[in-house]
Molecule: c-di-GMP-I riboswitch aptamer
Organism: uncultured Lacipirellula sp.
RNA sequence: GAUAAUGGCAAACCGGUCGCGAGGCCGGGACGCAAAGCCAUGGGUCUCCCAUCGCGGAGAUCGCCAGGCUGCCGAA
Numbered sequence: 001g002a003u004a005a006u007g008g009c010a011a012a013c014c015g016g017u018c019g020c021g022a023g024g025c026c027g028g029g030a031c032g033c034a035a036a037g038c039c040a041u042g043g044g045u046c047u048c049c050c051a052u053c054g055c056g057g058a059g060a061u062c063g064c065c066a067g068g069c070u071g072c073c074g075a076a
Base pairs, nucleotide, nucleotide: 001073008033009032013028014027015026016025017024018023031063037069038068039067041066042065043064044061045060046059047058048057049056
């Protein structure tokens, strides 16, 4: 970051499966994505738990934002 090339990922939804759940994984499927690759570090959002309701605990999401690490191609 271009109406370029080569490849890549895959939202909603559907089927299967795991989980109390948010959600994860597999297959189908493409709304989109130049980091939509990786890391829950800060914030956000969401779920579950409780004699204790709080500046609590345990989780989910990196395709919400920021930060860190890594990385393909490239015209003018």